The RNA shown here (c-di-GMP-I-GGC riboswitch aptamer) has 78 nucleotides and comes from an uncultured Planctomycetaceae bacterium.
RNA sequence: CUCGACAAGGGCAAACUCGCCGCGAGGCGGGGACGCAAAGCCAUGGGUCUGCUAAUCCAGAUCGCCAGGCUGCCGAAA
Numbered sequence: 001c002u003c004g005a006c007a008a009g010g011g012c013a014a015a016c017u018c019g020c021c022g023c024g025a026g027g028c029g030g031g032g033a034c035g036c037a038a039a040g041c042c043a044u045g046g047g048u049c050u051g052c053u054a055a056u057c058c059a060g061a062u063c064g065c066c067a068g069g070c071u072g073c074c075g076a077a078a
Base pairs, nucleotide, nucleotide: 002078003075004074011036012035016031017030018029019028020027021026034064040070041069042068044067045066046065047062048061049060050059051058
């Protein structure tokens, strides 16, 4: 470095739900845990979704869909 253990100490938090924000996709906070070794960060490429439109465009959402980039805790076996 690859890798990822019925290891140690920790971390995050899906669905659902309550409050607030948004036309919406959705976001933030509380509760809650299905899962996650980058489920930390970045909309860069693709995908999906929303608004508008006759359509394209355009403006957005999502990185817990995939790829890519940056950063990072621990250390059994191989």
It matches the Rfam family "c-di-GMP-I-GGC riboswitch aptamer". Rfam links the family to the GO term cyclic-di-GMP binding. The coordinates come from a structure-prediction model, not an experiment, and the mean pLDDT is 87.